Molecule: Bacterial large signal recognition particle RNA
Organism: Anaerolineae bacterium
Order: sequence, then structure tokens, then C1' cells
RNA sequence: UCGUGCUAGAUGGGGAGCUAGCGGUGCCUUGUACCCGCAAUCCGCUAUAGCGGGGUCGAAUUCCCCCUCAAGGGCCGACCUUGUCUGAUUCUGCUUUGGCCGGAGGGCGUUGAAGAUUGGGUCCUGCGCGGCGAGGGCCUUCGAACCCCGUCAGGUCCGAGAGGAAGCAGCGGUAAGGAGUUACUCUCGGGUGCCGCAGGGUCGCCUGGUUGGAGCCAGAAGGCCAGGGUAAGGUGGGUAGGGCUGUUCGACAGGGGGUGCACGA
Repeated sequence: UCGUGCUAGAUGGGGAGCUAGCGGUGCCUUGUACCCGCAAUCCGCUAUAGCGGGGUCGAAUUCCCCCUCAAGGGCCGACCUUGUCUGAUUCUGCUUUGGCCGGAGGGCGUUGAAGAUUGGGUCCUGCGCGGCGAGGGCCUUCGAACCCCGUCAGGUCCGAGAGGAAGCAGCGGUAAGGAGUUACUCUCGGGUGCCGCAGGGUCGCCUGGUUGGAGCCAGAAGGCCAGGGUAAGGUGGGUAGGGCUGUUCGACAGGGGGUGCACGA
């Protein structure tokens, strides 16, 4: 060095999670990699850290170590972005109220504007009148077993008699009271009046006269100021997703190095 047979070892790896820890089942990833049984209310084990059974490869393209690359996962912080919740609103909007400027176009006005002056009304007080309402009077009617009136049959009483007296029922009337009428009359009241008279007050409004002699009225667009509302944009804070950056682990791939025993030639 070659051949044969073995042995260590390999027969997928990684991330997060679970766990005292390790590995596995399950999830994700890499990408193709022997089979069977077990396992999330988990399963097996203990630093040689899946267990049990079977098969294959086997000292190297396949085993072990290191380096590079970086699919993917985890973590932290800043930034960007999207959504959502909440706050404030001195910002930009939207809306609304008041004031001011503005003054397009219009209306009234020489059949007389503004202004001035004067009368009346509207306002207040008093009186009157009317109306309405309440109550009384007046009027009508009813109305007392006896203790109201008149007349009082019968009966009673007095009387010798003539006659007289009291008097129930009945009849008639009336008081208190009840009911009615509202024509008249008296008193009182008001959320009373197209009413009258007198006095006062106000110049705010309406209206008439006189004066005056050209203005007066409302007002679109636009702008300014002050206030209210809203929260669309923007903004402060919280929270969730995505992106980027950093850090950690890191599959696949690439490179470098290492690896036992026996026999024969």
C1' cells in the first nucleotide's frame, strides 16, 4: 500500500417550547433521510442523559473536530409603517353664535328721505257707564197635628133664659224656611270692555299734522375679531401587527484536520 473480517461510531440536523436538566412525541425550519412499538391530563432517561426489538453501512464522499457562509427561530432597544384605545386641542379643517368691515344686485323716497317739533294711541291712577258673576230686596208658589192668625160645623163650659166664652177638625191666610222668575232695584267682585271723562307718565313702538329738502332700508360674495361644538387631519400616551438594525442559536452547503483491532499478500 492492497485485500478480507471486525469494533468505536453512524443510520438525519436545527430553533422555540416543555423540563431541575437531557432526549423524544407534538409545533416551526432545513430538505429526502432504514423499519416496528411507546408518549401532552405527556413518554423515556440522569451527565456515556429517549427506551425496547429488528435491519443496513462501517474506518471514510458517509464517523469525529474546527472555520466560513447563512435558510430559519428566539431576545433587546431605537427608528419607520399600519391598525386600535385613550387624552388634550394654543395647529389645519368642518360647523355654529355674536360683533365689525365690506358692499354686488335690489327696495322705499321730490306724489317728499333722514332729522327736528307737536297731537293721539299703546302704559299707569281715579271716576262714570256697560257687560258678566254672586248675594239681598221685589214678585209667584209651597209651607205649622197643638204650643201662629181669622172663621170656627159638631161637641164642651157658664147661664133659668136671652145670650156669652174657650175652641178641635175643616176652610182661608201667614212666619221661619224651601222652590221658581230675572222685568225692576240695592250691595259687592274681576284674568271684564274696539265705551266715556279727568289726571299722570314715556319718547321705546305705531299713527296724524307742521317744518325740512335727499337720503333711508334690508343685504349676497369676501375678510377680520371673540365665543361654543366636533374630532376628520395633525399631535401626546398605551397597546397589537409588519419592516429595518443589533444580538444569540443555527439547518443545508463549502474548506481544513483527525480516526482503532485481527489475519493474509